[in-house]
RNA sequence: UGAUCCUGGCUCAGAAGGAACGCUGGCAGCGUGCAUAACACAUGCAAGUCGAACGGGAUUAUUAUCUUCGGAUGAUAUGAGAGUGGCGAACGGGUGAGUAACACGCAAGAAUUUACCUUUAGGACGGGGAUAACUUCUGGAAACGGAUGCUAAUACCCGAUAUGCUGUGGAGUGAAAGGAAUUUCGCCUAAAGAUGAUCUUGCGUCUGAUUAGCUAGAUAGUGUGGUAAUGGCGCACUAUGGCGACGAUCAGUAGCUGGUCUGAGAGGAUGGACAGCCACAUUGGAACUGAGACACGGUCCAAACUCCUACGGGAGGCAGCAGUGGGGAAUUUUCCGCAAUGGGCGAAAGCCUGACGGAGCGACGCUGCGUGAAGGAUGACGGCCUGCGGGUUGUAAACUUCUUUUCUCGAAGAAGAAUAAAUGACGGUAUUCGAGGAAUAAGCAUCGGCUAACUCUGUGCCAGCAGCCGCGGUAAGACAGAGGAUGCAAGUGUUAUUCGGAUUGAUUGGGCGUAAAGCGUCUGUAGGCGGUUUGGAAAGUCUUUCGUGAAAUUCUUCAGCUCAACUGGGGGUCCGCAAAAGAAACUUCUAGGCUUGAGGGAAGUAGAGGUACAGGGAAUUUCCGGUGGAGCGGUGAAAUGCGUAGAUAUCGGAAGGAACACCAAUAUGGCGAAGGCACUGUACUGGGCUUUACCUGACGCUAAGAGACGAAAGCUAAAGGAGUGAUUAGGAUUAGAUACCCUAGUAAUUUUAGCCGUAAACGAUGGAAACUCACUGCCGAGCCGGUAUUCGGAGCGGUGCUCAAGCUAACGCGUGAAGUUUCCCGCCUGGGGACUACGCAUGCAAAUGUGAAACUCAAAGGAAUUGACGGGGACCCGCACAAGCGGUGGAGUAUGUGGUUUAAUUCGAUGCAACGCGAAAAACCUUACCAAGGUUUGAAAUCAUUUCAAAACUCUUUGAAAGAAGAGCCUCCUUCGGGAUGGAAUGACAGGUGGUGCAUGGCUGUCGUCAGCUCGUGUUGUGAAAUGUCAAGUUAAGUCUUGUAACGAGCGCAACCCAUGUCUUUUGUUGCUGUUUACAGUGCUUAAAAGAGACUGCCGCUCUACAGCGGAGGAAGGUGUGGAUGAUGUCAAGUCAGCAUGCCCCUUAUAUCCAGGGCUGCAAACAUGCUACAAUGGCCGGUACAAAGGGCAGCGAAACCGCGAGGUCAAGCGAAUCCCACAAAGCCGGUCUCAGUUCGGAUUGGAGUCUGCAACUCGACUCCAUGAAGCUGGAGUCGCUAGUAAUCCCGGAUCAGCAACGCCGGGGUGAAUACGUUCCCGGGCCUUGUACACACCGCCCGUCACACCACGAAAGUCGGCAACACCCGAAGUCUGUGGCCUAACCCUUAGGGGAAGGAGCAGCCGAAGGUGGGGUUGGCGAUUGGGGUGAAGUCGUAACAAGGUAACC
Repeated sequence: UGAUCCUGGCUCAGAAGGAACGCUGGCAGCGUGCAUAACACAUGCAAGUCGAACGGGAUUAUUAUCUUCGGAUGAUAUGAGAGUGGCGAACGGGUGAGUAACACGCAAGAAUUUACCUUUAGGACGGGGAUAACUUCUGGAAACGGAUGCUAAUACCCGAUAUGCUGUGGAGUGAAAGGAAUUUCGCCUAAAGAUGAUCUUGCGUCUGAUUAGCUAGAUAGUGUGGUAAUGGCGCACUAUGGCGACGAUCAGUAGCUGGUCUGAGAGGAUGGACAGCCACAUUGGAACUGAGACACGGUCCAAACUCCUACGGGAGGCAGCAGUGGGGAAUUUUCCGCAAUGGGCGAAAGCCUGACGGAGCGACGCUGCGUGAAGGAUGACGGCCUGCGGGUUGUAAACUUCUUUUCUCGAAGAAGAAUAAAUGACGGUAUUCGAGGAAUAAGCAUCGGCUAACUCUGUGCCAGCAGCCGCGGUAAGACAGAGGAUGCAAGUGUUAUUCGGAUUGAUUGGGCGUAAAGCGUCUGUAGGCGGUUUGGAAAGUCUUUCGUGAAAUUCUUCAGCUCAACUGGGGGUCCGCAAAAGAAACUUCUAGGCUUGAGGGAAGUAGAGGUACAGGGAAUUUCCGGUGGAGCGGUGAAAUGCGUAGAUAUCGGAAGGAACACCAAUAUGGCGAAGGCACUGUACUGGGCUUUACCUGACGCUAAGAGACGAAAGCUAAAGGAGUGAUUAGGAUUAGAUACCCUAGUAAUUUUAGCCGUAAACGAUGGAAACUCACUGCCGAGCCGGUAUUCGGAGCGGUGCUCAAGCUAACGCGUGAAGUUUCCCGCCUGGGGACUACGCAUGCAAAUGUGAAACUCAAAGGAAUUGACGGGGACCCGCACAAGCGGUGGAGUAUGUGGUUUAAUUCGAUGCAACGCGAAAAACCUUACCAAGGUUUGAAAUCAUUUCAAAACUCUUUGAAAGAAGAGCCUCCUUCGGGAUGGAAUGACAGGUGGUGCAUGGCUGUCGUCAGCUCGUGUUGUGAAAUGUCAAGUUAAGUCUUGUAACGAGCGCAACCCAUGUCUUUUGUUGCUGUUUACAGUGCUUAAAAGAGACUGCCGCUCUACAGCGGAGGAAGGUGUGGAUGAUGUCAAGUCAGCAUGCCCCUUAUAUCCAGGGCUGCAAACAUGCUACAAUGGCCGGUACAAAGGGCAGCGAAACCGCGAGGUCAAGCGAAUCCCACAAAGCCGGUCUCAGUUCGGAUUGGAGUCUGCAACUCGACUCCAUGAAGCUGGAGUCGCUAGUAAUCCCGGAUCAGCAACGCCGGGGUGAAUACGUUCCCGGGCCUUGUACACACCGCCCGUCACACCACGAAAGUCGGCAACACCCGAAGUCUGUGGCCUAACCCUUAGGGGAAGGAGCAGCCGAAGGUGGGGUUGGCGAUUGGGGUGAAGUCGUAACAAGGUAACC
């Protein structure tokens, strides 16, 4: 999708987690917990330690001496707080902002440094001057200082010495510290080690080309400075380099890794916890100290923010642990402890440690356990369902027995502790024992398919559901609830995310003829790939070894917690990189050959190959002249147009432009790279092919960028302009017609020069090479054989057809592959948005190239199949047309319908296939409708309970009736309990022409009495399906025959049935015949039964056969005629009002009874009939011939009465006997004489008859009178092919009667025409096209109008980011420095000077800041543009069929 195969997207089932949300929640173990605001932070803590480096020492205790009893001085012990000094603070802890980078990872390397630690060798000699603390004075609100004086050291300085270092060398330079007192701890130099750090290199490491060029210390060199060290790291000079399509630069995003998740793997995604590295510490800059920092809990400066302030000035930095606010869908305690592990200091004791060890909170995750176990059937109650029988919940419960994991209580009680001893936060925890009692413990989601699990009720396109498909419009397994079921389970669902499925970016592992996809074509650069042979090399490749690839993780094995999660030991993995040694087949490189690839030479050759020039004739048009005289032209038909100012036509002449008929069997022929190329000749010129095998010797193939060519249209300039002819004008057509048709006719078409660069530029098929059947054409040039342009043969190049294998979803392709392989390029990844927007490039412009996103849909698409359809085709049939006959449509009227009216005009039927239909009978009834009056277990049915009573029948009153009220009368059976029957009450129920024909059965209509519709097996196809059922004939027929991958069969056709036509036999009365009737005869007519007959059987012709045509015989001849009979199916066709029936609805009414009314109402409309319009007739008189029916509440003769309808009396007949019942048209005679009539009979008045309780609404018929329209009917339309049409009467059903002119039957009289299948309608079969499948009453396009959504443009406006130029220039390093200051060293004449240092000042650099013009990116924006979406809006009908003008680029 109707179904199929394919392509292709969308969606789902799985796993995962630092998750969140909903509902629910028993326990334990192990993990884990701000993913957002690198937002702001109150409070506390997170880095100190050493008295065995030093000066000193508050306090406290003991004690001695002195004392004025206040105390003072000393000794011993204790040693707070602060200071000098040493070590640490660069670790540990946090975070991921920045960073696309040597940041990280792997592997290498060196020009370096390394406190504490280890090893080795050596040393520690002699001197010196200060300073904090402290004292005194003093500034400040504070923070914090200033000055004076004193003092120590493992603080600082000088000299000496030295393995060291520098230097070619002479030489120069250059260390130290002590403390404790029993061992010992330190110090200095040098050389090693270890550890840590630094630097360099190779490779790897996201996206964008709508970012293509970037770079001036930039790239290199020399010198110099600087550094621990190399180096443009800095500077001076010199050169102009360096990077980039193998993606520089720019922009965006991002910490990297071990790993983690997923996956069969390859991959994809990810980087939270743990571990390694990096970066950062409010933002930016800078250095100091130091072994190490440019330093999270240090310093300085600048900025923002917060706080204090006495307004002068100060202080601060949780991305440490807790915690707060804020943000957010969302993430914990301001806990305990240094007991363990680790770290800092110390000789040590020890101190410090929010590292860490633990506990707390959270189902956030993983794992384990439990919520009980066994028995228990009248299968309890209740619930739900039900076909009312039962089923299910369900051994589930109750109940009995048992257990105690867990829970509560009580008792005992660890390991972790390393020791001789001491030391446990966790923690009275784990664990063990005892007691108690089934006790404390089940939910969530789903149940239409995918997908395990189904019913009832409610709702009624509402409410709602939904991952996709899709559910819901009165019987919802899809919504909501319930019962039941399924899944998982202390969880379970949902949401968002990742991988998977997805071979849906395809290395493993896809494609490009038509589905998305081959650049329009060629040349060629880089790149990729490359024939054959030999030697060498060893880059790729292969083998072995070594190093590394951290641990953890994953895998495996063993082990420890009762198991598991978790944890420990071993192994393996880490698919990698580097180094070393080897191998040499292949690739590569190199050296040298070869000739088959490629190219050249030579000899030929075909051709619309290209460019230019020249020439030619036919035709059209125009002009000139002649003839001529009314039209021409054009169309479906016309008109506009041209023409008496002479057209068209015709003859002669001239001009001009464009295109080249025949030749030509001109062609699926030729040439060209493609576009394309066609009169003839000449000149120039490109390429191909064949032959030869002379030359070169792989020189090749492909081709990103690049370049060239490139139909038509279009553009610029200049020519030209015959015909044709966009635009345009007019005429038609049309509802309209800005079209199709016609008449004119501009640009264009032509040429030259230059642009443009696109086409369905197509073989919708990139180029090159090799290989792989066969048949047969054509083109080209040669070869071989034959004496040979003709015959035969073998090859080469090109161009076609049909096919094997193979391929393909199929169609198809098939040696010119879409087959089998190799190489290279281009392109595709759902449809729409979109051959679009923005940006860029090209262009004179038009435009072209490149080329998204938001949003939206669940499809869009290819090929093939079956149908249906076509204003496609072929064939065939039918009263389908045609040929005829008669109607209808006009009139009047009858009946039905719509409409309208009404209290009601009951309901249904609505193209054919509703409308004289349901209705084969509406005055009441029918009757379903209306208004009025009544009844409520009911008018009719069954049952139960209670009670009463004979049931019935008759009568009275009232009333329109129904009904209501009353009176009379008093039955039967009985086992006496009661029963039959009836009334009343109650309860079950009745009742419903109320709804749904779209819930149904049954029945019916229709296509259509059309010839079709199917199946089994087989075969074909991946399949839907096909074949059979087709083809050629034939038939009324899918009827039959032959052919045939089909062979058979079924329902249909035909036949069997009925009627009718002929004959025979049998039976005969009521039939028939005869005379005259008492009867006789007959089987003739006729009736009913049974048979016969017709079968293409016979003959002729045609024919393979079937069969057809003609003929004979025959009553009948090719299904004799007519009927009944209606396949599979179609129309949700019709019917719930024939009947039946599910569900819904009403139940003192939607049931039921009754009288009256209505269904008949009437302006106009439609359908079907009847009667007519007349002379083929009307009227009058006479006269002839049927068939088929009906009849007892019936048909009713004859007779009599009435003009008549009819009436009275009454025979016969339950009917081949009697009756209805005279058939009429016809025939004979008469009359009327063409007129609104002696046609026609409507309408109306009067008088009657009949039926019936009853003819007012509302019956039929009769008589008298009246005497309307109508003179044959527009467009259109219907029936009929022979005993038919037409015409004429007769009967019946229904029925009291009848609105019947209807319907169903019967007979009488009795035609015309059919050439034929072009056309209309319907149907059948085959074929074709299709974008249809609810199937053409289909599908579907665009504008406009409305609503919503996202996007673009836009005057402008508001920001962000990264640079650039200039200005200013903090802190600070470095450089310089007149003057100033200065203990150690040197000199000194003792005043000072020198060396060195400092402050200050100056300079280079320099953050933030300012100014400026640009770049890039985002937000908003009046208005505007197209796009998308939206059950029933407007206008048309463009596409799909030849879609009505073939479509498309």
Background
Small-subunit ribosomal RNA from an uncultured phototrophic eukaryote, 1449 nucleotides, folded computationally. Rfam family: Bacterial small subunit ribosomal RNA. The coordinates come from a structure-prediction model, not an experiment, and the mean pLDDT is 84.